Model confidence (mean pLDDT): 81 of 100. A computed fold for a 1607-nucleotide part of an RNA from Seonamhaeicola sediminis, annotated as large-subunit ribosomal RNA, half A. It matches the Rfam family "Bacterial large subunit ribosomal RNA".

Context: one part of a larger RNA
RNA sequence: GGCGUAUGGGGAAUGCCUAGGCUCUCAGAGGCGAAGAAGGACGUGAUAAGCUGCGAAAAGCUGCGGGGACGGGCACAUACCGAUUGAUCCGCAGAUAUCCGAAUGGGGCAACCCACUAUAUUGAAGAUAUAGUAUCCUUAGGGAGGCGAACCCGGAGAACUGAAACAUCUAAGUACCCGGAGGAGAAGAAAACAAAAGUGAUUCCGUUAGUAGUGGCGAGCGAACGCGGAUUAGCCCAAACCAUAGUUGUUACGGCAAUUGUGGGGUUGUAGGACUGCAAUAUUCGACACUAAGUGAACUAGAACUGUUUGGAAAGACAGACCAUAGAGAGUGAUAGUCUCGUAAAGGUAAGCGAAGUUAAGAUAGCAGUAUCCUGAGUAGCGCGGGGCACGUGAAACCUUGUGUGAAUUUGUCGGGACCAUCCGAUAAGGCUAAAUACUCCUGAGAGACCGAUAGUGAACUAGUACCGUGAGGGAAAGGUGAAAAGAACCCUGAAUAAGGGAGUGAAAUAGAACCUGAAACCAUACGCUUACAAGCGGUCGGAGUCCCGAUUUAUCGGGAUGACGGCGUGCCUUUUGCAUAAUGAGCCUACGAGUUACCGUUGCUAGCAAGGUUAAGCACUUCAGGUGCGGAUCCGUAGCGAAAGCGAGUCUGAACAGGGCGUAUAGUUAGUAGUGGUAGACGCGAAACCGUGUGAUCUACCCAUGGGCAGGUUGAAGCUGUAGUAACAUACAGUGGAGGACCGAACCGGUUGACGUUGAAAAGUCUUCGGAUGACCUGUGGGUAGGGGUGAAAGGCCAAUCAAACUCGGAAAUAGCUCGUACUCCCCGAAAUGCAUUUAGGUGCAGCGUUGAUUUAGUUUUAUAGAGGUAGAGCUACUGAUUGGAUGCGGGGGCUUCACCGCCUACCAAUUCCUGACAAACUCCGAAUGCUAUAAAAUGAUGAUCAGCAGUGAGGGCAUGGGUGCUAAGGUCCAUGUCCGAGAGGGAAAGAACCCAGACCAUCAGCUAAGGUCCCCAAAUGUAUGUUAAGUUGAAUAAACGAGGUGGAAUUGCUUAGACAGCUAGGAUGUUGGCUUGGAAGCAGCCAUUCAUUUAAAGAGUGCGUAACAGCUCACUAGUCGAGCGAUUCUGCAUGGAUAAUAAUCGGGCAUAAACAUACUACCGAAGCUAUGGAAUAUUUAUAUUGGUAGGGGAGCAUUCUAAUUGUGUUGAAGGUUUGCUGUGAGGCAUUCUGGAACGGUUAGAAAAGAAAAUGUAGGCAUAAGUAACGAUAAUGCGGGCGAGAAACCCGCACUCCGAAAGACUAAGGUUUCCUCAGCUAUGCUAAUCAGCUGAGGGUUAGUCGGGACCUAACGCGAACCCGAAAGGGGUAGUGGAUGGCCAACAGGUUAAUAUUCCUGUACCUGCUCACGAUAAAAGUGACGGAGGCGUAUAUUUGGUGCGUGCUGACGGAAUAGCACGUUGAAGGGAGCGGUAACGCCCCGAUAGUACACUGAGGCUUCGGCCAAGGUGAUAAUCCAGAGAAGCGACUUCCAAGAAAAGCGAGUGAAGCAGCCCGUACCCUAAACCGACACAGGUAGUUGGGAUGAGAAUUCUAAGGAGCUC
Repeated sequence: GGCGUAUGGGGAAUGCCUAGGCUCUCAGAGGCGAAGAAGGACGUGAUAAGCUGCGAAAAGCUGCGGGGACGGGCACAUACCGAUUGAUCCGCAGAUAUCCGAAUGGGGCAACCCACUAUAUUGAAGAUAUAGUAUCCUUAGGGAGGCGAACCCGGAGAACUGAAACAUCUAAGUACCCGGAGGAGAAGAAAACAAAAGUGAUUCCGUUAGUAGUGGCGAGCGAACGCGGAUUAGCCCAAACCAUAGUUGUUACGGCAAUUGUGGGGUUGUAGGACUGCAAUAUUCGACACUAAGUGAACUAGAACUGUUUGGAAAGACAGACCAUAGAGAGUGAUAGUCUCGUAAAGGUAAGCGAAGUUAAGAUAGCAGUAUCCUGAGUAGCGCGGGGCACGUGAAACCUUGUGUGAAUUUGUCGGGACCAUCCGAUAAGGCUAAAUACUCCUGAGAGACCGAUAGUGAACUAGUACCGUGAGGGAAAGGUGAAAAGAACCCUGAAUAAGGGAGUGAAAUAGAACCUGAAACCAUACGCUUACAAGCGGUCGGAGUCCCGAUUUAUCGGGAUGACGGCGUGCCUUUUGCAUAAUGAGCCUACGAGUUACCGUUGCUAGCAAGGUUAAGCACUUCAGGUGCGGAUCCGUAGCGAAAGCGAGUCUGAACAGGGCGUAUAGUUAGUAGUGGUAGACGCGAAACCGUGUGAUCUACCCAUGGGCAGGUUGAAGCUGUAGUAACAUACAGUGGAGGACCGAACCGGUUGACGUUGAAAAGUCUUCGGAUGACCUGUGGGUAGGGGUGAAAGGCCAAUCAAACUCGGAAAUAGCUCGUACUCCCCGAAAUGCAUUUAGGUGCAGCGUUGAUUUAGUUUUAUAGAGGUAGAGCUACUGAUUGGAUGCGGGGGCUUCACCGCCUACCAAUUCCUGACAAACUCCGAAUGCUAUAAAAUGAUGAUCAGCAGUGAGGGCAUGGGUGCUAAGGUCCAUGUCCGAGAGGGAAAGAACCCAGACCAUCAGCUAAGGUCCCCAAAUGUAUGUUAAGUUGAAUAAACGAGGUGGAAUUGCUUAGACAGCUAGGAUGUUGGCUUGGAAGCAGCCAUUCAUUUAAAGAGUGCGUAACAGCUCACUAGUCGAGCGAUUCUGCAUGGAUAAUAAUCGGGCAUAAACAUACUACCGAAGCUAUGGAAUAUUUAUAUUGGUAGGGGAGCAUUCUAAUUGUGUUGAAGGUUUGCUGUGAGGCAUUCUGGAACGGUUAGAAAAGAAAAUGUAGGCAUAAGUAACGAUAAUGCGGGCGAGAAACCCGCACUCCGAAAGACUAAGGUUUCCUCAGCUAUGCUAAUCAGCUGAGGGUUAGUCGGGACCUAACGCGAACCCGAAAGGGGUAGUGGAUGGCCAACAGGUUAAUAUUCCUGUACCUGCUCACGAUAAAAGUGACGGAGGCGUAUAUUUGGUGCGUGCUGACGGAAUAGCACGUUGAAGGGAGCGGUAACGCCCCGAUAGUACACUGAGGCUUCGGCCAAGGUGAUAAUCCAGAGAAGCGACUUCCAAGAAAAGCGAGUGAAGCAGCCCGUACCCUAAACCGACACAGGUAGUUGGGAUGAGAAUUCUAAGGAGCUC
């Protein structure tokens, strides 16, 4: 280390629970608000942070009613109060109700600032109190505004998406925005439908009907009439006519006319009314007011139980009772009708509500006549262009209207789907109208086969909280002690208020507050076995030893733990032709996590009824989300055919009585359930995108307004002056001058190079180096421009760490032919990767192949016979085409000839024909095998076919064979036939998807074989016989051409006792140095040839070596010797060279001369094959057969949660957790130990949020790396002392070091208590901590003069009037707001732990009022402005010197008339003096201030040397000399780009007195407090900024001051 057991830790699953949700039902209510809402801010408690309540009358006040003992909210503590003189509490009605918010006096950065008017108080100013002061509309009474969940009407109006693309179309008049209304809204009393019959306003439900239609006639969209129901309700004006009032015109002054208003009258289609005549006082309805019954808050009262027993507790169990118009429910120490609250039935009243009652304003009517009058005008209609109607311009009616036209008048007009006629219906151009219908922010009562803390709302809890974001907006986690706190007195360990151990409480403390149960991952401890020579999916099979338990019995048996050693064995999922793959996914555990629901089809099954079946909406009843009955509208079926008229068991076609098509010979229908399709998000998760409303310019881009910044040094333009010079200019030189997108270089801005950094110090930096640095410069503050938009010295850059179209929310669950994932078991069958088509190729449709059910009767193989056919082969004087050689040579070319023709020649090309050879997928005179068709026979035995439901597949791959392509390449590619893999395990081939053998139902320590093997690894032959190989060939690929006197075999042929072959001895000559050539060529550089001839046993005009050429050495050839075989060629077996790849490397290894190779034979081994024995299931009971399996089809079951009925278990211990045993083929089931402490099962049915290993899944927990990296500037620490349990870091001291244009000091912004003191150390601090910017408590910010407001205006914002716009809204004058600017009055010292120009002391100044005097229009003007430059002046500050004051001066030596150190200061304001053009400075007062300094010194500490020190006293030294010197101020010069506005001022004097408001003020501020997630090496505007060096703010060192960077 591993396995096992036990005990713990860790963690928060599981079980149980519910305080909270979700979905509904029935009632109610359907608004609140200028009488100040919704929503907030701030307050309010004895103590009070949060929530709740309330509002300065503040967890409350008053009255009435109820109620009757405790109360002061959540919230359990202490203190103190209240209450039977009736509190708290409940109900009703009142009072109060800060500030913001429509917000309304004006303003504004919401919760703040500043006013005016009237009245009151006061003498004024001022202050206080009360009331009022916005805008718009208006009939002048009043009203509106804003908020609120859905529903409703209107204005305006997308896109994704679907159409497999897309444009009409769809999505959809949806989302979103805007206006408006109400408890509902809208619509509404026919210029309507209909069709020869009728209905009679509107709305809603069922049906008609997915019909008629519409539609790139695609996707889709989709009525109406009619019928059945719910509910019912009808009316009023305008006009004619009459009257009256006013105005105007006119007049014969009598009137008339016009017009406006009012009253009467009148309101419709079988037309009505006015008018004329007649008649009557009828009928019906009824606002408002009053009141009855009733209803209605808190509330009253409300029956009936005891005992025993177990237990901590009884409501359990047992026993015996009782009530019930109450056995709903909840609680009580476990499960309660009779304990409590309640429940049933009953009672009760305030406000309020309430009629079908009363009163009553008011409204409402008839008959007849028909001459005249009235009956809705820029209207109806029409043209053009749109929109709405189911209806997309269509034949397009109807409605509506932007524009242009433009009627009629009851004998009229409109409609009935173009239009016309007839007929029918209605009566437009005015208005009102309940109910039936839609919805639920809210209140009450209740329900659930809804959830139960990762669920259910985001939220069971201080949740829209914490937190994130500039903002719009986004948005968590987090429940449980116990019956009761009885919440652990006391003791011990410990520094301890940490933690633990005892004790005690309790039924239980392993219920101890980190608290019910308490799983797993993970981390430990103890014990048993095992592990240090041994290689891997960690298991499985066998198994030694050791340990433990039990039983019998003393030797065994059984069980358990471990597992030496051996055999076999490359995870899971997904995706694939194919994965151990080095292809995907998962660190582990737990919980959650994906085919559902509605409607409409279709098929099966079950049930009811059946030529019929069935109701829908609705209504009634009821035990009320259930059920029963009524309801026959409708639908399906019962008859079809046809385009239709139509006919009809037929009909259509047709001339037909023919033929043919479709029908007829009957079964449906309504429910339930299962499979599947469609419409919906439709199995889950996943885009990039598109569109709509908003939010963003605190980053950044550009612009506007107003401010600020740039050490120092250098150069030396123009101009000017002088001199020279010129006729005069010009020009030159010198000086002066101080220009410049000039130069060098800090701050500042930038970001060139290199390195570092890269889980950083930093989501862009550090170090080094570098660019600009008076300019197109940098920067602060306040503003403007907004998303197809801005801005852009332009990079597609930037617009909040996001940009080829920001962010947020919504349409929205967009769409995804794509990827991934998709959860229990067993049984039966079991594919495909092909064809056709496809904007199609990784998708889909149809067919093919699978399965299930039903019906039916074929199918397959062999043999025989009969057929069709044109492949393999073969052939080609058999075609087409191609083609070798030869013969012939038409024709042509070339040459010759010629005036031309004719002609001649040709080693040129070459047709036809002949001979010869030979080719073909698209040649065939021929032509198989196989396959195919038919028939017959035999065999086989359900394998076939049809219909219906449901699929999957449509990426294939290897091998063999026949081909195409390619290189007769590919593990290539495309076909065909077969097979296997795919979806197939087992044996063999070392190892291997498909090669060989062989198809796994389960079990067996049985047998026989296949392929292949039998020396060892490794089961079986060191088998038999005959050969071969010598190369480890075998045994890398069987490697090739080619090579070789390797060797075995076979054949052919030659030489040979007349002596072969090889060796040895000898010869190998002559003409001649053949000729030619050559410098030379003699056998041997080369050429030629009659390569000849001679001598010979034999000897080439020469086979090689060699020479300059010869020479020389050899060979051929010959003789001798030797004595028997020797050569050549061809074929063949095995072997050999050829033979080169990267780690030492191999036949699988060892190895082997057989254990290699060849041939033959025998035996054995060898698989999940076959056999044997037992068992299971399927088919069809026996018998028999079958049972590999992916996609997929079918069947049968297990488990989980809930419901109903029934039946049980449980405090003598349920569920859950944790062991163990038994059992079933399996999913699982049963029993049991311990824990646990209250619920839970069985059976039969039903209903589902119904099963997890994977989705880079979601959430939580825990590992791993790992005690590893790191601990954030390399400016640095050391010692002594102190406090303390504890000190590297805290405090004190000493020493050292660092910064010092900062790492010092002070402001603005921002932060918001971080400031100071005390106490503390769990967390925070990258370590520790006694310390702290941490925790807790307490304290702290003081202003007429500082900053802001009560003053002003800039950019810009808002905005009466006004303009524009569908709406929302956009501009904008007067005004009003708005600093970064203008204006404007205080200094010094002291003081606190913490504030000071604020308090105190002293000394000043400003404004207003009172009082007195004086002056009185106003306006000009001023305010008021750029850059650069030099000059002048001047101080702050600073250096040196002298004098002076004070102190010190050492062991040795000298010096005291010396040396060293420190100090030598002094404001605002006032002033009649002095200087200066001015600015300003000097001088005097201020100042008897104060301080440095000296002396003294309470007290404290001490290492005993001394140190610190409140307080007190004293009042002492230069207002010296010499330099340097910014800023400021002043006047001036110069340049071109020509450099705010308004208020204020102008516009009195004087004494005293009074008055002087609101806000800020702590602390940090180059940073540990701001912006960067951090105590972060980054960023952050302005002021000040000493000395030495130096030009300098550079650099180095240093003062004051600060610090040593938290390991």